[in-house]
Model confidence (mean pLDDT): 86 of 100. Predicted 3D model of a 1476-nucleotide RNA (small-subunit ribosomal RNA) from a metagenome. RNAcentral holds the sequence, with entries from SILVA. Its Rfam family is "Bacterial small subunit ribosomal RNA".
RNA sequence: AGAGUUUGAUCCUGGCUCAGAAUGAACGCUGGCGGCAUGGAUUAGGCAUGCAAGUCGAACGUGAAUCCUGCUUCGGCAGGACGAAAGUGGCGAAAGGGUGAGUAACACGUGAGUAACCUGCCCCUGAAUCGGGAAUAGCCCCGGGAAACCGGGAUUAAUGCCUGAUGCGGUUACCGGGCGCAUGACCGGUGGACCAAAGAUUUAUCGUUCGGGGGUGGGCUCGCGUCCGAUUAGCUUGUUGGUGAGGUAACGGCUCACCAAGGCUAUGACAGGUAGCUGGUCUGAGAGGAUGGUCAGCCACACUGGGACUGAGACACUGCCCAGACUCCUACGGGAGGCUGCAGUCGAGAAUCAUCCGCAAUGGGCGCAAGCCUGACGGUGCGAUGCCGCGUGAGGGAUGACGGCCUUCGGGUUGUAAACCUCUGUCACCCGGGACGAAGGACGUGACGGUACCGGGAGAGGAAGCCACGGCUAACUACGUGCCAGCAGCCGCGGUAAUACGUAGGUGGCGAGCGUUAUUCGGAUUUACUGGGCGUAAAGGGUCCGCAGGGGGUUUGCCAAGUCUGAUGUGAAAUCCCGCGGCUCAACUGCGGAACUGCAUUGGAUACUGGCGAGCUAGAGUGCACGAGGGGUGAGCGGAAUUCCUGGUGUAGCGGUGGAAUGCGUAGAUAUCAGGAAGAACACCGAUGGCGAAGGCGGCUCACUGGCGCGCUACUGACCCUCAGGGACGAAAGCGUGGGGAGCGAACAGGAUUAGAUACCCUGGUAGUCCACGCUGUAAACGUUGUGCACUAGAUGUGGGCGGAUCUGAUCCCGCUCGUGUCCAAGCUAACGCGUUAAGUGCACCGCCUGGGGACUACGGCCGCAAGGCUAAAACUCAAAGGAAUUGACGGGGGCCCGCACAAGCGGUGGAGCAUGUGGCUCAAUUCGAGGCAACGCGAAGAACCCUACCUGGGCUUGACAUAUACCGGACCGGCCGUGAAAGCGGCCUUCCCUUCGGGGCCUGUAUACAGAUGCUGCAUGGCUGUCGUCAGCUCGUGUCGUGAGAUGUUCGGUUAAGUCCGGCAACGAGCGCAACCCGUGUCGUCAGUUGCCAGCGCGUAAUGGCGGGAACUCUGGCGAGACUGCCCGUGUCAAGCGGGAGGAAGGCGCGGAUGACGUCAAGUCCGUAUGGCUCUUACGCCCAGGGCUGCACACGUGCUACAAUGGGCGGUACAAUGGGAAGCGAAAUCGCGAGGUGGAGCAAAUCCGUUAAAACCGUCCUCAGUUCGGAUUGGAGUCUGCAACUCGACUCCAUGAAGCCGGAAUCGCUAGUAAAGGCGUAUCAGCAACGGCGCCCUGAAUACGUUCCCGGGCCUUGUACACACCGCCCGUCACAUCAUGGAAGCUGGCUGCACCCGAAGUCGCUGCUCGAACCCGCAAGGGACGAAGGCGCCGAAGGUGUGUCCAGUGACUGGGAUGAAGUCGUAACAAGGUA
Repeated sequence: AGAGUUUGAUCCUGGCUCAGAAUGAACGCUGGCGGCAUGGAUUAGGCAUGCAAGUCGAACGUGAAUCCUGCUUCGGCAGGACGAAAGUGGCGAAAGGGUGAGUAACACGUGAGUAACCUGCCCCUGAAUCGGGAAUAGCCCCGGGAAACCGGGAUUAAUGCCUGAUGCGGUUACCGGGCGCAUGACCGGUGGACCAAAGAUUUAUCGUUCGGGGGUGGGCUCGCGUCCGAUUAGCUUGUUGGUGAGGUAACGGCUCACCAAGGCUAUGACAGGUAGCUGGUCUGAGAGGAUGGUCAGCCACACUGGGACUGAGACACUGCCCAGACUCCUACGGGAGGCUGCAGUCGAGAAUCAUCCGCAAUGGGCGCAAGCCUGACGGUGCGAUGCCGCGUGAGGGAUGACGGCCUUCGGGUUGUAAACCUCUGUCACCCGGGACGAAGGACGUGACGGUACCGGGAGAGGAAGCCACGGCUAACUACGUGCCAGCAGCCGCGGUAAUACGUAGGUGGCGAGCGUUAUUCGGAUUUACUGGGCGUAAAGGGUCCGCAGGGGGUUUGCCAAGUCUGAUGUGAAAUCCCGCGGCUCAACUGCGGAACUGCAUUGGAUACUGGCGAGCUAGAGUGCACGAGGGGUGAGCGGAAUUCCUGGUGUAGCGGUGGAAUGCGUAGAUAUCAGGAAGAACACCGAUGGCGAAGGCGGCUCACUGGCGCGCUACUGACCCUCAGGGACGAAAGCGUGGGGAGCGAACAGGAUUAGAUACCCUGGUAGUCCACGCUGUAAACGUUGUGCACUAGAUGUGGGCGGAUCUGAUCCCGCUCGUGUCCAAGCUAACGCGUUAAGUGCACCGCCUGGGGACUACGGCCGCAAGGCUAAAACUCAAAGGAAUUGACGGGGGCCCGCACAAGCGGUGGAGCAUGUGGCUCAAUUCGAGGCAACGCGAAGAACCCUACCUGGGCUUGACAUAUACCGGACCGGCCGUGAAAGCGGCCUUCCCUUCGGGGCCUGUAUACAGAUGCUGCAUGGCUGUCGUCAGCUCGUGUCGUGAGAUGUUCGGUUAAGUCCGGCAACGAGCGCAACCCGUGUCGUCAGUUGCCAGCGCGUAAUGGCGGGAACUCUGGCGAGACUGCCCGUGUCAAGCGGGAGGAAGGCGCGGAUGACGUCAAGUCCGUAUGGCUCUUACGCCCAGGGCUGCACACGUGCUACAAUGGGCGGUACAAUGGGAAGCGAAAUCGCGAGGUGGAGCAAAUCCGUUAAAACCGUCCUCAGUUCGGAUUGGAGUCUGCAACUCGACUCCAUGAAGCCGGAAUCGCUAGUAAAGGCGUAUCAGCAACGGCGCCCUGAAUACGUUCCCGGGCCUUGUACACACCGCCCGUCACAUCAUGGAAGCUGGCUGCACCCGAAGUCGCUGCUCGAACCCGCAAGGGACGAAGGCGCCGAAGGUGUGUCCAGUGACUGGGAUGAAGUCGUAACAAGGUA
């Protein structure tokens, strides 16, 4: 510090996710030791048991038990000592310890104030401590009660209580002084009144009282800081203030009476939700964000609610009273209790420990002290909960062992790892020694603990796991599985070769841990203060005015609030950081420093901001002169058009459409003329132009009225800019009331279209559109660009004004300024683009955004007559949704061009019969493959057996075939017999070679490795092939442009069959394709002449190159020539080229072939062969016989033959080329009507053979008919091949003589030696289902105006939401399932407001006839004073009643929403998406 993920790829925007650190954690697997920390986060749920606050005899009276002495009637008694125990009294119990429920608050933090206060114990200091009295608990007696406990009587003490005296003093009232911001405080003085005390032990102290001071601790007050939402906007009656009183330690509405009517709030009151606050902790570069467990400070609470008492201090955790809930005891009458102290228990929970030891240390309470108490604390235990440290051994050791795994079978890896050898002894274990912590003058005192530590001993012995290995992200193979099981943080893996699932081996990471989950920060500059944005990605408010708020020109003076700087105080300790120390190190910890960025006070500075004052004129405004304008409102007027009405002319149609129909019209339409009526809108001008804040504004005139520009520079003197709330305006549609209504025209009706057509088109047509008044308040209200000001190159239009020049003027030119356009510089931008009218550079202010969907929604609120508007969520769901640009593909987009693509022609197919292939059906099997073009006379260039892969049946099992090893044998081969359909099985006969004598070769058999498979996967593959397409394209290097994908080149202008060539050009070159080179063919030359040829010469024949001979010709086949737009004319850019012409056998590629770029179709082929993987192995292998592949209601493709006279039959007669031949072609001759038979000459071929080519041509018959057309089908008889023609061959002859009279929709081929038509040859092959394939020659046309249309293709361009690329994408209803959510008659619960009722405890007030020891009077009785019970009253918790607000849950039914491989209906959007 980044990475993954939207796309075919790119850049950007933007979300999601990951890597890091952390935790009071939990869970899974695993687990050796130690140190230091840490451990109920949930139910502030309930609690058994024990302990957690006592102490003091030096405050007091008693005084059990025990001891001593004395006495004794032996029962005991008396005295003394010690002193348990309870009681009176004092101090403590308000600390310490726990928890975080409540609390949004002066609770906390920080800094101040208290002149408005208190402070036990402690310290310093002054003074004092005299006299008297009455009770009471305990104890004793009596009584009640189950108990808790209570009542009565008698007696008694004190440092308990009361009273008198004294008053240094204190309190209170008044006066004076200086002081203070002030209420006032301090000091001094005066007078009256009021206020004290306690003793104990002992000889020195501890106490007690009244004061003063200090210290400590607290109370109260104030400034500032302190969470969320405005879908909480108003709140408040003790409320705000005053006067007086009460109350308090103290100020104060704290309380009360009266008076006034205030107080708070957009700087967020009030109400709601959430929450203890802080030092700190985690994270982060920081700023921030999150958090507040342990430790420390503060607060709050103590079963829930209320209350006071005591006290220095409490409204009191282990005190009291009352009410409530709960638990327990009970004799049913009544009582007891409060673990959020330490342990522990139950419950709930993913989850959190011992009912431990000790007061030795530190600290606390009491005490003079000894001491007692102390679950504070010190320790130990439990838990890998965390941090830190250590170990599980070290060195050597290669045949690189065994085993495992993989393998290309060679090996590789685990791996120096192990074994083995040599060592060491940390930890754990055993034995011995053994602390510090313990202070103070000494003695004594250790829970931890026989611990830490030290010494010795033994033995490698007791001690390694977890996660991951597709990318991010370090780490790879095998097997299993087969969209199953499963994985997954995101992207995504799994459908038979999974590095992604499971297991194994190996590897990587960390290590006594490792992973997972949860949470926080980070990454995330993804809330942006540091540090973001808003034209198109989310985002500028529809527009203007404008209060608050924010900001503000220039000069100067004063102030010093902001700001800067110094000082002082504070910012607790701990933590963090630095340094130095202590535990062996570290964690941990001690000491010191720094820091704590803050707050307050005070001194100073005055540039800037601010405040106050005085000026200025450049901002702003006013004035004067001029100007343009569809700016606004109202009134009046005008013509054209449309429709209607009336009349005339006139006749059969009009209208409308793609074509029609509905409609109108003989009752006279449309058309046309004249007149009249009505409403609405204003052609031309008109514009890229004008005005307005926006919406918007258009005939003409008048009236009223707003704004703007320009010129002058007289006046004011910052008066300005922006603007949350607020106000006004605000298209269309819509609403209300009343008018108006010509045209147009939602709804509606009809006609068409269509599968449908609730649409598009047509005919009608109501609201509405128009006017007045009032609402509504929204728009793609858009420049998708807020307003204002300033600055930053230009060029060129246009509207308004002014000036200058020329000038008579028009016009033109130059300049200034305001508006409105276009193009561009710099700059900006993701790009597109913007560019003085900024989206550039700055300033000021406002509005808005933070992934997509849900959702321009729900609920709530406000507005509205309604429609609806404004404001505006969540659950849930997805990993994207987007912007711009790129390359393709596509378009019922455009342009250019090509092709038998159409058109023009010729001939076919589709109808018939047959052949053949396919589908389907059938079957035991009808083997398999091929499936639009590009499967279907295809693989198959030959299915009767074989082939053969299929079926039935019979057999074989190392096999029909290959290699190797071992063993038996000696042959193998061959012959024969039995059985059988054959294969096979069984049997018989016969029978080796070489040798170094070890053996070897060959073969049969047996056995083992293995063979074998046309079994599967062409979607694991190689190779080959088809297709687009013989279409003209496909790319690269360098350079350049672009952030980039990419572009350029390859586009453009011409041209071509061609990316062919030329020209131009940020391109220049190159490669694969095109063309050429190759083959054939067409002309000529030359060479060579046999088997070919025969002109001339000769011989011969009935005739023939038959023969001699010839080398001329034809021909054969080698080598050459020839054609290149070379020449001429025209055209064209002086080009490429094109048109025409000459010559030429051939002319512009002469014609034909071979040749197939980058790639596409997971195209075809595992059944040609090869081949990975999988499967079978007495069978899915192999052999054999028979059958099947030929099966037939049917459908399709490809062909043949026809339907006839351009023909058929018969007769005559002429002319080819390719190619083939030895298990072959086969002549002559001969037999047969014929297929063919006999025959065998010749020929491995320019020699011989097949071999007569046919159509054509000549002649003749047939004369339009199912025929002398057509030949299917069937009967009979034959021939040939073959082991064998039944299923199932071909051919021949005789007979038979079907359909068919030119073929619907549709569709195919062909542009010249082509189509058409005619025959011939040949591969395969015994034969042949060949009418097929591949070739050959003969005869030999027609037509092409042209590129609008159909199909296919090429180039450029355009749009795109497509990229599996239009056979694409994608929308909505309906149906089904699941999920969350809104509404809903209601129902339930909770918080809470208001009103009223009841009213505990208790304070306070009044009363107090009853009671009472202290003081007073009194001899006493009694009285007084004072107090108390009781009673009454105010307030008052819980409770009750009624009525509201808010929140939550639930609810028949209902609304939409989301999601879900293959449901239904349509086709809305994306291309002009077929109606933009």